[in-house]
Context: one part of a larger RNA
RNA sequence: CACUGGUUAAGGAACUCUGCAAAAUGGCCCCGUAAGUUCGCGAUAAGGGGUGCCUCUGGGGGUUCACGCUUCUGGAGGCCACAGAAAAUCGGCUUCUGCGACUGUUUAUCAAAAACACAGGACUCUGCUAACUCGCAAGAGGAUGUAUAGAGUCUGACGCCUGCCCGGUGCCGGUAGGUUAAGGAAGGCGGUUAGCACUUCGGUGUGAAGCUGACGACCGAAGCCCCGGUAAACGGCGGCCGUAACUAUGACGGUCCUAAGGUAGCGAAGUUCCUUGUCGGGUAAGUUCCGACCUGCAUGAAAGGCGUAACGACAGGAGCACUGUCUCAACCACCGACCCG
Numbered sequence: 001c002a003c004u005g006g007u008u009a010a011g012g013a014a015c016u017c018u019g020c021a022a023a024a025u026g027g028c029c030c031c032g033u034a035a036g037u038u039c040g041c042g043a044u045a046a047g048g049g050g051u052g053c054c055u056c057u058g059g060g061g062g063u064u065c066a067c068g069c070u071u072c073u074g075g076a077g078g079c080c081a082c083a084g085a086a087a088a089u090c091g092g093c094u095u096c097u098g099c100g101a102c103u104g105u106u107u108a109u110c111a112a113a114a115a116c117a118c119a120g121g122a123c124u125c126u127g128c129u130a131a132c133u134c135g136c137a138a139g140a141g142g143a144u145g146u147a148u149a150g151a152g153u154c155u156g157a158c159g160c161c162u163g164c165c166c167g168g169u170g171c172c173g174g175u176a177g178g179u180u181a182a183g184g185a186a187g188g189c190g191g192u193u194a195g196c197a198c199u200u201c202g203g204u205g206u207g208a209a210g211c212u213g214a215c216g217a218c219c220g221a222a223g224c225c226c227c228g229g230u231a232a233a234c235g236g237c238g239g240c241c242g243u244a245a246c247u248a249u250g251a252c253g254g255u256c257c258u259a260a261g262g263u264a265g266c267g268a269a270g271u272u273c274c275u276u277g278u279c280g281g282g283u284a285a286g287u288u289c290c291g292a293c294c295u296g297c298a299u300g301a302a303a304g305g306c307g308u309a310a311c312g313a314c315a316g317g318a319g320c321a322c323u324g325u326c327u328c329a330a331c332c333a334c335c336g337a338c339c340c341g
Stems, first nucleotide, its partner, number of pairs: 001336001004333005010327002014325001019322001027051005036041001038157001052079012080084001092320007099312002104116002120155007132141003158307004163237003168234002170230005177225003183219002187215001189213004195206004238256005265299001266296001277293005
């Protein structure tokens, strides 16, 4: 100097990102126990008292013919210690808020959470050789199930609720018209030549059928265009100007644009840039916290909105208790390092 332990005057979180760590609490019996609440809980809430041993004595149980043995539980009196759950094992508590209902699950080896799951809710698909998944196939799962079933997606207990927009994209339905593939195909055109005609005998022209090439009117499904529906489908949910008898504000009016212009609720939020917003509370002093306000840079309703008892090795704030965390350090023990041998 370091590790692991032990003790500490006075103070008691002044330490620090943070009471991290440590201390404190602790068993059993008795008394007592608030707000809130889904009436289950909260609750070992909180907060108190007792606890050893001896003597006397009351009551009950088991066993026994009885004596007795054994066990549970009261009352009174007394004895010793600083200390009677004498060691060890062995909850600190309260309060406000956020998030997630809960018990669970997870990054084996830096993350346990507010992430995942969840019961519950909703939408969509699926009539059985089901949809869907695996496989080239046979086949298998789904399921020896049958719509109170199975699959997919979203949301996530419970309570109160879940507004407007179908213009775009998607999905579903529709079929009159437009467009449209392969394929079919009337038709004309080109190549080839038996024949015919001409010939300078080298060829040239014309040219049926067949074969063949490139076109091709017209016929031709779904799809797309088109017409509807659908948002717990993907998604979206305005601007400017004026106006009330102080001022300010603007219930009201005008105007432009849109598919429609954000409803209820919540709101400087885990979302607020400006911002340590402003006011109130708590503190002597508070960029955090709690309650409000609303000017929401850039909240908002199943990518759910707002509440919510209980729960949480979750996150933030406050208090009580307690302490070497600190003021400010000291000593002790063990084991190392180190020094001497």
Predicted 3D model of a 341-nucleotide part of an RNA (large-subunit ribosomal RNA, domain IV) from a marine metagenome.
RNAcentral holds the full RNA, with entries from SILVA.